[in-house]
Model confidence (mean pLDDT): 76 of 100. A computed fold for a 138-nucleotide RNA from a Frankiales bacterium, annotated as c-di-AMP riboswitch aptamer (ydaO/yuaA leader).
């Protein structure tokens, strides 16, 4: 000197997941169900429906088969921190494109009813560039 691992503080990121309070519980977000008007109209166990960005194909292996892993794009979805804080276009790069619920049942929805406030990461003074706004503060 350097590389790892822990704990803390700060700084950032996905997300509704923050704020108050010693608890109990509030207050802001965020989901769900539920009139009339609409809209749907009839069978279909090949049910159907929710949260989310996470839909959709093509090809390849195993496998009788359901299905299972791979790969290679896709509807969509985020990132890209500095000289105060937001939003906005642009153009380039990075990156996701999951998971789990309800249970035979649900369109939309005004009173009203019921729930959830989690969980995972990055970084350590560095951090791609351009453009226009606005709000607050001094």
């Nucleotide at each position: 000197c350097g590389a790892g691992a822990c704990g803390g503080a700060c700084c950032g990121c996905c997300g509704a997941g923050u704020c108050u309070g010693c608890a109990a519980a509030g207050a802001g977000c965020c989901g769900g169900g539920g009139a009339a008007c609409c809209a749907c109209u009839u069978c279909c166990c090949u049910g159907g429906g929710g949260u989310g960005a996470a839909u959709c194909g093509g090809c390849c292996g195993g496998g009788c088969a359901a299905c299972c892993g791979g790969c290679c794009g896709u509807a969509g979805g985020g990132c890209g921190a500095g000289c105060c804080u937001c939003u906005u276009c642009c153009g380039c790069g990075c990156c996701c494109g999951a998971a789990c619920c309800c249970g035979a049942c649900a369109g939309c929805u005004a009173a009203c009813c019921c729930g959830g406030u989690a969980g995972g990461c990055g970084g350590u003074u560095g951090a791609c560039g351009g453009a226009a706004g606005a709000a607050g503060g001094a």